[in-house]
RNA sequence: UUCCCCCUGCGGGGUUGGGUGUAAUUCCCGACCGGCGGUGAAAGCCCGCGAACCCCUCACCGGCAACGGUGUGGGGCCGAUCCGGUGAGAUUCCGGGGCCGACGGUGACAGUCCGGAUGGGAGCAGGGCCAC
Numbered sequence: 001u002u003c004c005c006c007c008u009g010c011g012g013g014g015u016u017g018g019g020u021g022u023a024a025u026u027c028c029c030g031a032c033c034g035g036c037g038g039u040g041a042a043a044g045c046c047c048g049c050g051a052a053c054c055c056c057u058c059a060c061c062g063g064c065a066a067c068g069g070u071g072u073g074g075g076g077c078c079g080a081u082c083c084g085g086u087g088a089g090a091u092u093c094c095g096g097g098g099c100c101g102a103c104g105g106u107g108a109c110a111g112u113c114c115g116g117a118u119g120g121g122a123g124c125a126g127g128g129c130c131a132c
Base pairs, nucleotide, nucleotide: 001131005128006127007126008125009124010123017029018028019027031112032111033101034100035049036048037047038046044099045098053076054075055074056073058071059070060069061068062067081097082096083095084094085093103115104114105113
């Protein structure tokens, strides 16, 4: 002091205000927000990952069964950026203009409210173990 393995901790933000209406933080005006790793230089929209959703699988639980629940592993799906400037180098910085955002719920359509979730998680930090 590296990989593997083990343990611990951490690990997502946001509708002020106004309009219509019986009713909307869901519509309209306007406002606000941006997980993780990488990248010649700092990224929501460059590359990749995670979450959610769907399918399969196996284990356990419930059920006469059909089937349902929880979890393991695998697969699928997975949004959005341009112009100018500086520079050796930037779709990342600076200036300007755009765009995007799971599922279920709801007195009315949700990136922002409520819920699964005091969950999961990319990963980050620290410690331990082994060998030299």
This is a predicted structure of a 132-nucleotide RNA (FMN riboswitch aptamer (RFN element)) from an Acidimicrobiaceae bacterium. The coordinates come from a structure-prediction model, not an experiment, and the mean pLDDT is 84. Its Rfam family is "FMN riboswitch aptamer (RFN element)". About the family: The RFN element is a highly conserved domain that is found frequently in the 5'-untranslated regions of prokaryotic mRNAs that encode for flavin mononucleotide (FMN) biosynthesis and transport proteins. Taxonomically the source falls in Acidimicrobiaceae (Bacteria, Bacillati, Acidimicrobiia, Acidimicrobiales). The sequence was found by an Rfam model in a public genome assembly.